[in-house]
RNA sequence: GGCGGCAUGCCUUACACCUUUAAGUCGAGCGGCAGCGCGGGGGCAACCCUGGCGGCGAGCGGCGAACGGGUGAGUAAUACAUCGGAACGUGUCCUGUAGUGGGGGAUAACCAGUCGAAAGAUUGGCUAAUACCGCAUACGAUCUACGGAUGAAAGCGGGGGACCGCAAGGCCUCGCGCUAUUGGAGCGGCCGAUGUCGGAUUAGCUAGUUGGCGGGGUAAAAGCCCACCAAGGCAACGAUCCGUAGCUGGUCUGAGAGGACGAUCAGCCACACUGGAACUGAGACACGGUCCAGACUCCUACGGGAGGCAGCAGUGGGGAAUUUUGGACAAUGGGGGCAACCCUGAUCCAGCCAUGCCGCGUGAGUGAAGAAGGCCUUCGGGUUGUAAAGCUCUUUCGGCGGGGACGAAACGGUUCGUGACAACACCACGGACUAAUGACGGUACUCGCAGAAGAAGCACCGGCUAACUACGUGCCAGCAGCCGCGGUAAUACGUAGGGUGCAGGCGUUAAUCGGAAUUACUGGGCGUAAAGCGUGCGCAGGCGGCUCCUUAAGUCAGAUGUGAAAUCCCCGGGCUUAACCUGGGAACUGCGUUUGAAACUGGGGAGCUAGAGUGUGGAAGAGGGGGGUGGAAUUCCAGGUGUAGCAGUGAAAUGCGUAGAUAUCUGGAGGAACACCGAUGGCGAAGGCAGCCCCCUGGGCUGACACUGACGCUCAUGCACGAAAGCGUGGGGAGCAAACAGGAUUAGAUACCCUGGUAGUCCACGCCCUAAACGAUGUCAACUGGUUGUCGGGGAAGUUUUUCCUUGGUAACGAAGCUAACGCGUGAAGUUGACCGCCUGGGGAGUACGGCCGCAAGGUUAAAACUCAAAGGAAUUGACGGGGGCCCGCACAAGCGGUGGAGCAUGUGGUUCAAUUCGACGCAACGCGAAGAACCUUACCUGGGCUCGAACGGGUAGUCAACGGCGGUGGAAACAUCGCUACCCCGCAAGGGGGUCUAUUCGAGGUGCUGCAUGGCUGUCGUCAGCUCGUGUCGUGAGAUGUUGGGUUAAGUCCCGCAACGAGCGCAACCCCUACCUCCAGUUGCCAUCACUUCUAGGUGGGCACUCUGAAGGAACUGCCGGUGACAAGCCGGAGGAAGGCGGGGAUGACGUCAAGUCCUCAUGGCCCUUAUGGAUUGGGCUACACACGUGCUACAAUGGCGGUGACAGUGGGAUGCAACGGGGCGACCCCAAGCAAAUCUCAAAAAACCGUCUCAGUUCGGAUUGCACUCUGCAACUCGAGUGCAUGAAGUCGGAAUCGCUAGUAAUCGUGGAUCAGCAUGCCACGGUGAAUACGUUCCCGGGCCUUGUACACACCGCCCGUCACACCAUGGGAGUUGGUUCUACCCUAAGCCGGUGCGCUAACCGCAAGGAGGCAGCCGUCCACGGUAGGGUCAAUGACUGGGGUGAAGUCGUAACAAGGUAA
Repeated sequence: GGCGGCAUGCCUUACACCUUUAAGUCGAGCGGCAGCGCGGGGGCAACCCUGGCGGCGAGCGGCGAACGGGUGAGUAAUACAUCGGAACGUGUCCUGUAGUGGGGGAUAACCAGUCGAAAGAUUGGCUAAUACCGCAUACGAUCUACGGAUGAAAGCGGGGGACCGCAAGGCCUCGCGCUAUUGGAGCGGCCGAUGUCGGAUUAGCUAGUUGGCGGGGUAAAAGCCCACCAAGGCAACGAUCCGUAGCUGGUCUGAGAGGACGAUCAGCCACACUGGAACUGAGACACGGUCCAGACUCCUACGGGAGGCAGCAGUGGGGAAUUUUGGACAAUGGGGGCAACCCUGAUCCAGCCAUGCCGCGUGAGUGAAGAAGGCCUUCGGGUUGUAAAGCUCUUUCGGCGGGGACGAAACGGUUCGUGACAACACCACGGACUAAUGACGGUACUCGCAGAAGAAGCACCGGCUAACUACGUGCCAGCAGCCGCGGUAAUACGUAGGGUGCAGGCGUUAAUCGGAAUUACUGGGCGUAAAGCGUGCGCAGGCGGCUCCUUAAGUCAGAUGUGAAAUCCCCGGGCUUAACCUGGGAACUGCGUUUGAAACUGGGGAGCUAGAGUGUGGAAGAGGGGGGUGGAAUUCCAGGUGUAGCAGUGAAAUGCGUAGAUAUCUGGAGGAACACCGAUGGCGAAGGCAGCCCCCUGGGCUGACACUGACGCUCAUGCACGAAAGCGUGGGGAGCAAACAGGAUUAGAUACCCUGGUAGUCCACGCCCUAAACGAUGUCAACUGGUUGUCGGGGAAGUUUUUCCUUGGUAACGAAGCUAACGCGUGAAGUUGACCGCCUGGGGAGUACGGCCGCAAGGUUAAAACUCAAAGGAAUUGACGGGGGCCCGCACAAGCGGUGGAGCAUGUGGUUCAAUUCGACGCAACGCGAAGAACCUUACCUGGGCUCGAACGGGUAGUCAACGGCGGUGGAAACAUCGCUACCCCGCAAGGGGGUCUAUUCGAGGUGCUGCAUGGCUGUCGUCAGCUCGUGUCGUGAGAUGUUGGGUUAAGUCCCGCAACGAGCGCAACCCCUACCUCCAGUUGCCAUCACUUCUAGGUGGGCACUCUGAAGGAACUGCCGGUGACAAGCCGGAGGAAGGCGGGGAUGACGUCAAGUCCUCAUGGCCCUUAUGGAUUGGGCUACACACGUGCUACAAUGGCGGUGACAGUGGGAUGCAACGGGGCGACCCCAAGCAAAUCUCAAAAAACCGUCUCAGUUCGGAUUGCACUCUGCAACUCGAGUGCAUGAAGUCGGAAUCGCUAGUAAUCGUGGAUCAGCAUGCCACGGUGAAUACGUUCCCGGGCCUUGUACACACCGCCCGUCACACCAUGGGAGUUGGUUCUACCCUAAGCCGGUGCGCUAACCGCAAGGAGGCAGCCGUCCACGGUAGGGUCAAUGACUGGGGUGAAGUCGUAACAAGGUAA
């Protein structure tokens, strides 16, 4: 959530079921008559009698109930599928043949009783049959000794001429039955072959087991059963055991091959509460039958009984989940019946459910004012959107009303024909005519009426994947299939608008196949990603050389049988279409039978020599086993000489030594290993093998000939060998050396280093059986370009040196080809073939459990739960390294001077405070923002005050002294209040313009937050030489090349080479200052010459030569010479020159890095405050002070202090200014005042230098601190300015660890100026004076550049990362045990029942004259046996104190193992 058609609908508890119903029928088998209706009789009536009729409950009897319907528990083969087979049965049906004669005895019902609550049981009596039993007969049947023997039956109904009979009827005939039997159809039983899930952590199973003989038994073959005999049978081609499962046609998926499944429909099987058993029957071991046992439910009078929905509906329960206690036998089918007919939850229909598939509709056309509203907005607009409204139409579906089907002709009746018959009856068959019969359903369909009227939702919109914006939220809430979103601008959350997709649905969840070549048959791999067994031998198995003959198992071809139907496919047909239904075809890829072919494979036979092997000659070798023997060295022992050390390390110590070591000489002992040769060398299957000699022995190589004749290759299981370490027993023990001890190192040091030292290492014997047992490369064979070296053998040529050919090994490089790349490349990782082994994401884990092996250690085989989204390989670019090479830098070194110690200044941290505003934090924060905090600044704090506001703009309305000016009062000020005064411009005026204020509105203001939202600016690496691009080339690609290499440079500077050729941003140059010269100009600058002056002076005239000033030029380019280098670039030396190799200095800062710094310069998004986080103001604070750090100043003194004399600069500043001269003051300074907007005047004195003195001391050093008295600035120097004079005179005697600057006009030292500024400078910026020392060099520290190497790093080493411990959670192993399931063995008990035995009891038919017998029933006994019990095993699951490891978990502890040489290579 509108309609219709078709189809499906308990997948879970084979759990339990109330109620109705699902199998009956036949009177034409029978006796009958309970009930109903007729008829008849009696009776006044009520009513009674009467089987006579229609019929018929119950009963006897027949058929059916074994079908149909349900379910899938069990079952891995007593099953299913396919194909075959022989030793069988068969009711009804069809066909043939022959019969259907004559008797008998019972028993239900019924009647009368008894017992019982009931269910029911029981006694006596009567009766029938198509019930039962004999007799007769026997075509055929069965048995047979082939002579023979045995064994049947039932009647009923219709019709009827003659004849008989009292009647019934006989009789005849037809039909239905019955009996025996033949054949058949269909159905069923049995047997065989092939196929049919997983587990080997299930490897051995089996005693009726396998076979035989003889019996029994069955419908039938058979150990199906029994006795005896034999010892077999099955199994690696997987027996047995365990788990799971109904099988198939088919369904879903897939290109196919496959994979998964087995609903509906169809075939088969199994089951019917659970287990067992038989009976009846044609058929059952029986869903709606029986018996027994068990569990459960119900009834009960407690004695005893009843029941079985896995039939249809329905109920409870379970579950995510699955329908009505409907209608009808009208159709199809089934049972019974002669039939009518009855029964039928089979079936046909209806009902419920969007559960699926299919179809239809929810309207169509027009309609821009692009309406309103919504949303967004850059405010212009866009979008929703022709969408709506409006106008014009249509009417499917739905609603109402009318008509109205197909599915239904059989059977029946009438009649005709044919057959049978004696028959025109009857009956059967066929034809014609004809009555009746519809659950669905007044349904399908159809006609009419009204009216756009009643009919759209769901999911999604970051990528995959079609579809985007706003707001809210702020790692919260939430989303999520994977990747991943969310921490204040979320297209990913939530909502809205819009959009996309599908649509009577949509989305989610679960599941299957696909993609997945990701189990690879089709169709994968194994050097390094997971993966070659450590190696060989070898049975089974697989595979196998050449020629001929044969066979026909495989193979191929033809024919044929089968492969059910349905389904799928093709062509048709029927529903308006489709889904759906239906006709035909094809197909069903398979199996069987048969005929043929003979190439190939297989089988058989005959041969061959190319594979393989044997013999013979030769040569090489650490091949193996045993025995012997040799020298050097270490250690020890004895003796001699000799004296104080030796040994050891980064440095030491432990240790040894005056009891004589080490050293050295002589002699001896003992064990182990074999220097040189020696090698990328040799041998061996691998592990491995090394002094020399002898003995035994294996294998390979090579030459030529002879022989065998495919004898071969590989190899699961198996067997053997198998380094080191380890184990057992016994030896041996020199050196070395786990454990251990001591000494060091260290934060620690259970290590690395040192001194010692035991197992062990060695031998013999026996185990272990693993290694990065590696070429990380299985074995064998064939083929496919080469070059070089070396080892072993052979041949040829050549006079020697030598060269060539061939064969077997072993190395290096490389064509093609292969490879993800690295690389491999005739010794393949190339191209092929044969066989074996192994792999299938990481962790858990090569672990647990189980098995096997082992003395043990342990080995081998080998999982799962759980957890992650990766783990891994090769290569690339970076970054990094206690990797390497080359190079540079005041980086080190060489020097000079400092800092760190003192006092003070200043900044920072910390602390304090009402506030000590904020920012900056390694270098690259800390005399930084701040080029100057007493107020102001000022952002902070306190107090009192303002609210459209302190400043600015616009609109509207009002106002004209509200404002301003002067003065007063209160107050700390802001402010409040009072008094006086009084708008401006144009215009004659009207009016216009401007301005003030008030109200209001739009707008203010914020040094509030976010520098991690930003712009701009800046720092830094670093003035380091780098960073890139286009085209081309190489590479699968990331990328590389260019940019690397050889030289050279300060430089990616230049040259040469080169698969590169060019180019850009950087470097350099162009710009400025400076050093030299020229020219021009000559005041305020200068003065050589000339002149003048009051003679200190360029002061004056004059001049522009010089200096200088400031404008334009020149000059330097490795240009020249020599050497060197590669005939290059360049470098070295020289000349000239003011300057020489960038002359010196500055400005100039590539691509980028640091989420570097700044929202407090400015700008700016977002957020926040709005009588306050805004604005004004007073006072305070930013100046605090146990302390710590940075940067500086002044010093500690004689290279100095003090005093004196008094010479030489440059850059700059100056009107609210600089101020001369003169005067006052000790001085700061003051007074007066010329000059100067300045090359003119002024600040302005330069200082160090020089001379004298002091003489090593806390001083004549040093100046802090403090006192007194002053000066200046300023509204104001208290907090909190600077300066002066006098007095005071602290620390400090050169500074620990550590650390900074500087390479020349530099450091050091000396003074000077400026900005800021009222005042305040040890800071900052600039200027000049005096003016050094040193650099051998690049080993080391720091930083950087290039190349290369390693990497487990890429947030890039401030990286990554390991293990214990602690905490939480999860799954799992062990575990004294406990509980349950399942199974096996032995024994016990045996229900029901079949079978067998028995013959006590009872007994109608038959036999018998009878007694009695045969037979039967019940009983009893025996075998078998369900359930049950006892005992002991196996196995599975659950659980268990405690315990083991494992996994996971933003910020726990301890260390630092690994990744770089990871700091001891792993």